This is a predicted structure of a 161-nucleotide RNA (Lysine riboswitch aptamer) from uncultured Butyrivibrio sp.
The sequence is in RNAcentral, with records from MGnify.
NCBI's taxonomy places the organism under Bacteria, Bacillati, Clostridia, Lachnospiraceae, Butyrivibrio.
Of the family's consensus pairs, 98% are formed in the model.
It matches the Rfam family "Lysine riboswitch aptamer". On this family, see Grundy et al., Proc Natl Acad Sci U S A 2003: "The L box regulon: Lysine sensing by leader RNAs of bacterial lysine biosynthesis genes". Rfam links the family to the GO term lysine biosynthetic process.
């Protein structure tokens, strides 16, 4: 350097999918009151709607969906992958900023799943992510060579060439 392989109290990602949640919410219609603004993320512009009633408040009727999630099935896998940074592209009315989506990138961090706490995200303590702690687990090193103890990190470990 190449090839093959291992980790698992739910290993990882993707795709599909019943139900639940979202939610009696958004939206539409309507009644009453009020009476000039409202919408397009923010600023400027521009556009549209508006006294034939904007927006708001209260009531009534009808009443969703997307994203997200555990489960199940399938597919591809074992830096699987995730998060952050950076670069590029796309759509969002125009320009700038911001956010969103996608692609690339060992630039940085994380061996793995779990529990607890805090924070973030989210409609949601569902779920996920970050940090800390706790044992557990795979692997290697050192010590002990009988149980075991301590430490390291996937740019690792095992086998073969």
């Nucleotide at each position: 350097a190449g090839u093959a392989g291992a980790g698992g109290u739910c290993g990882c990602a993707c795709u599909g999918u019943a139900u639940a949640u979202u939610a009696g919410u958004a939206a539409u219609u309507u009644a009453u009151g009020u009476g000039a603004u409202a919408u397009g993320u923010c600023a400027g512009g521009c556009a549209u709607a508006g006294a034939u009633g904007a927006g708001c408040a209260u009531g009534a009727a009808u009443g969703a969906a997307a994203g997200g999630c555990a489960g199940c099935a399938g597919u591809g896998c074992c830096g699987a992958a995730g998060c952050g940074g950076c670069a590029c592209a796309g759509a969002u009315c125009c320009u700038g900023a911001g956010g969103c989506u996608g692609u690339g990138u060992g630039c940085g961090c994380u061996g793995g799943g779990a529990a607890u706490a805090u924070g973030a995200u989210u409609a949601a303590g569902a779920g996920u992510c970050a940090u800390a702690u706790u044992a557990c687990u795979g692997u290697c090193a050192u010590c002990a060579c009988a149980g075991g103890a301590u430490g390291g990190a996937g740019a690792g470990c095992u086998a073969c060439u």